[in-house]
Context: one part of a larger RNA
RNA sequence: CACCGCCCGUCACAUCAUGGGAGUCGCUUGUAGCCGAAGUCGGCGUGCUAACCGCAAGGAGGCAGCCGCCUACGCUAUGAGCGGUAACUGGGAUGAAGUCGUAACAAGGUAGCCGUAGGGGAACCUGCGGCUGGAUCACCUCCUU
Numbered sequence: 001c002a003c004c005g006c007c008c009g010u011c012a013c014a015u016c017a018u019g020g021g022a023g024u025c026g027c028u029u030g031u032a033g034c035c036g037a038a039g040u041c042g043g044c045g046u047g048c049u050a051a052c053c054g055c056a057a058g059g060a061g062g063c064a065g066c067c068g069c070c071u072a073c074g075c076u077a078u079g080a081g082c083g084g085u086a087a088c089u090g091g092g093a094u095g096a097a098g099u100c101g102u103a104a105c106a107a108g109g110u111a112g113c114c115g116u117a118g119g120g121g122a123a124c125c126u127g128c129g130g131c132u133g134g135a136u137c138a139c140c141u142c143c144u145u
Stems, first nucleotide, its partner, number of pairs: 003108001005105001008101002011098001013095004018090003023085012039070001041068004047063003052059002111132009
């Protein structure tokens, strides 16, 4: 570069991050069950048994073995939290010269804006209520000169 100005939204293209998402994969964890190694403990101990007792028979004690309680791991069902991934989907941000219009800024050509409801390719439009942060003309009140 000052209206041949500024500027809004849809649409199209590209990139980025992100929300939703049938599902799917993992981690952590709760609850209820199943299974139940090793081991302690408890019971049994007909089999075995050097030290103790006994002259001996045998006894005491011990061991194997069996049973039970507790229980690690594992498994089943169900719930919670966190994370990855996902067809599809929602908007967002950014990007000199794409498309459609022209909503706002001057009374921006229907003053604008706020709330609300309805409508519309889009900016938006219409109704109702509110505000002046509206221009213009006239009048009134107040203040200053």